[in-house]
This is a predicted structure of a 76-nucleotide RNA (transfer RNA) from Candidatus Peregrinibacteria bacterium CG1_02_41_10.
Its mean pLDDT, the model's own confidence on a scale to 100, is 81.
The organism belongs to Candidatus Peregrinibacteriota, within Bacteria.

RNA sequence: GACAGGGUAGCUCAGUUGGUAGAGCAUGGGACUCAUAAACCCAAGGUCGCGGGUUCAAUCCCCGCCCCUGUCACCA
Numbered sequence: 001g002a003c004a005g006g007g008u009a010g011c012u013c014a015g016u017u018g019g020u021a022g023a024g025c026a027u028g029g030g031a032c033u034c035a036u037a038a039a040c041c042c043a044a045g046g047u048c049g050c051g052g053g054u055u056c057a058a059u060c061c062c063c064g065c066c067c068c069u070g071u072c073a074c075c076a
Stems, first nucleotide, its partner, number of pairs: 001072007010025004019056001027043004049065005
């Protein structure tokens, strides 16, 4: 440099042929218990990597860029 995959909650990951984003774990609270833990109930937590475009509307489509992983190429 080329190609492929990925970037979404604190972590691990879903998601939708465009219609206002979810789960598990973790965290906080409640209930239970003599007490703690587990199991149970509830809550909070997101510029969906960045910028631009298309659209009434973009996490999703298009363009550019950044980062991670892999393969290939280059390397006197």

The sequence is in RNAcentral, with records from ENA. Its Rfam family is "tRNA". It is annotated as a transfer RNA.